This is a predicted structure of a 473-nucleotide part of an RNA (small-subunit ribosomal RNA, 5' domain) from a metagenome. The coordinates come from a structure-prediction model, not an experiment, and the mean pLDDT is 86.
Context: one part of a larger RNA
RNA sequence: GAACGAACGCUGGCGGCAGGCCCAACACAUGCAAGUCGAGCGAAACCUUCGGGUUUAGCGGCGGACGGGUUAGUAACGCGUGGGAACGUACCCUUUUCUUCGGAAUAGCCUUGGGAAACUGAGAGUAAUACCGAAUACGCCCUUUGGGGGAAAGAUUUAUCGGAGAAGGAUCGGCCCGCGUUAGAUUAGAUAGUUGGUGGGGUAACGGCCUACCAGGUCUACGAUCUAUAGCUGGUUUGAGAGGAUGAUCAGCAACACUGGGACUGAGACACGGCCCAGACUCCUACGGGAGGCAGCAGUGGGGAAUCUUCGGCAAUGGGCGCAAGCCUGACCGAGUCAUGCCGCGUGAGCGAUGAAGGCCUUAGGGUUGUAAAGCUCUUUCGCCAGGGAUGAUAAUGACAGUACCUGGUAAAGAAACCCCGGCUAACUCCGUGCCAGCAGCCGCGGUAAUACGGAGGGGGUUAGCGUUGUUC
Numbered sequence: 001g002a003a004c005g006a007a008c009g010c011u012g013g014c015g016g017c018a019g020g021c022c023c024a025a026c027a028c029a030u031g032c033a034a035g036u037c038g039a040g041c042g043a044a045a046c047c048u049u050c051g052g053g054u055u056u057a058g059c060g061g062c063g064g065a066c067g068g069g070u071u072a073g074u075a076a077c078g079c080g081u082g083g084g085a086a087c088g089u090a091c092c093c094u095u096u097u098c099u100u101c102g103g104a105a106u107a108g109c110c111u112u113g114g115g116a117a118a119c120u121g122a123g124a125g126u127a128a129u130a131c132c133g134a135a136u137a138c139g140c141c142c143u144u145u146g147g148g149g150g151a152a153a154g155a156u157u158u159a160u161c162g163g164a165g166a167a168g169g170a171u172c173g174g175c176c177c178g179c180g181u182u183a184g185a186u187u188a189g190a191u192a193g194u195u196g197g198u199g200g201g202g203u204a205a206c207g208g209c210c211u212a213c214c215a216g217g218u219c220u221a222c223g224a225u226c227u228a229u230a231g232c233u234g235g236u237u238u239g240a241g242a243g244g245a246u247g248a249u250c251a252g253c254a255a256c257a258c259u260g261g262g263a264c265u266g267a268g269a270c271a272c273g274g275c276c277c278a279g280a281c282u283c284c285u286a287c288g289g290g291a292g293g294c295a296g297c298a299g300u301g302g303g304g305a306a307u308c309u310u311c312g313g314c315a316a317u318g319g320g321c322g323c324a325a326g327c328c329u330g331a332c333c334g335a336g337u338c339a340u341g342c343c344g345c346g347u348g349a350g351c352g353a354u355g356a357a358g359g360c361c362u363u364a365g366g367g368u369u370g371u372a373a374a375g376c377u378c379u380u381u382c383g384c385c386a387g388g389g390a391u392g393a394u395a396a397u398g399a400c401a402g403u404a405c406c407u408g409g410u411a412a413a414g415a416a417a418c419c420c421c422g423g424c425u426a427a428c429u430c431c432g433u434g435c436c437a438g439c440a441g442c443c444g445c446g447g448u449a450a451u452a453c454g455g456a457g458g459g460g461g462u463u464a465g466c467g468u469u470g471u472u473c
Base pairs, nucleotide, nucleotide: 001473002472003471004470006469007468008467009466010465013345014344015343016342017341018340019338020337021303026301027300028299030298031297032296035062036061037060040059041058043056044055045054046053047052069256070255071254078181079180080179081178082177083176084175087173088172092169093168094167095166096165097164098163099162100134101133102132103131110123111122112121113120114119140149141148142147154161155160182228183227184226189219190218191217195215196214197213198212199211200210201209231253232252233251234250235246236245237244238243258279259278260277261276262275281292282291283290284289309335311334312333313332317331318329319328320327321326348378349377350376351375358369359368360367361366382414383410384409385408386407387406388405392400417462418461419460420459421458422443423442424441428457429456430455431454432453438445439444
């Protein structure tokens, strides 16, 4: 000098654009953050112009694996980059072939029982795009090549929307490998599923992934193992560069969801707002038993030098569901707050010497503040008041917002501070103090004439900021 997710002190007019818990992955009151479909199904309640309609608890489907948060763990194929073969892929697209016949249940509802509650038991009985069987099989799978196995679902306002098998595509993902990826040797040996093989199992898939047996391997001073630290990257910052430091916001990937473990469902999870078990904590209880998980958005306590509203709207973009109308969406779009940063603008302009008064200095003449003020003549950016009033979205729909912007009016009117002045380093005098009080980044000032302390006048610098502290180069 530059930079900052900054903080602190003094000060503070406006706008645009950005950014805002870096500490306790500490604990959380309250509200909201994932629903949707009646064009799958029966049923109930209500309305009815008797045509039908509305609402929905339940069964069922799709979605809750996305989106959003955080960085605890992880030194690893985690990430980056470049390759690879033994895989999966709901929804979407293309092609092709089907969509036949039956059956048994169950929730809701009804009758009852238990319980404080959470919830739960029994009986009767009912529907489906829920479940099961049979048939069929172009292509599909297995095969000893003889053969064997395996599917579907209907709805409707008659326009369509669906269902099943197979092949291909697209997208997304799983897996493997080369190279790169912090420090410590005051860590030198580490390893028994360990290294390889065979048989078997398992997986969507390769594989010690698992298992039985066999062999005795495998890694390591080119640093294994252990310990410490750490999410990685695109980037950011500094620098002429090389390099150093860093990984906030935004984007990609990974991991995590009170702590630890586990699987279920599913195309996909070993699942933040799902389930089970254990633990700690909090809450309810009729003491028998139950409920919960903000590292979602706001917000609270706590910690801290320190970090915002318990806001509006689905209008836009995007997502889920739905034929659609539409519903949901703390994603998102906006507003609020904070000089936290960057950028822009303003706090007036011109004329104005008796160089007024006052202040300060003085050699007492004067000098300086200083065209500065006053005064005169103007202007109205921003602000304030009033009127008009968008674009963003159009067939319709605007939270923002009566906002941006435009026009008129108003009056110089409402708007300047901070640090410094010994040298480095731009800027000097007086008074007070007297090695005191104090200053200080380094050198150093202060013990009676201090340009270095404190005040004043004057001056220098930056400017809605200025200075200090911290960190990096």
RNAcentral holds the full RNA, with entries from SILVA.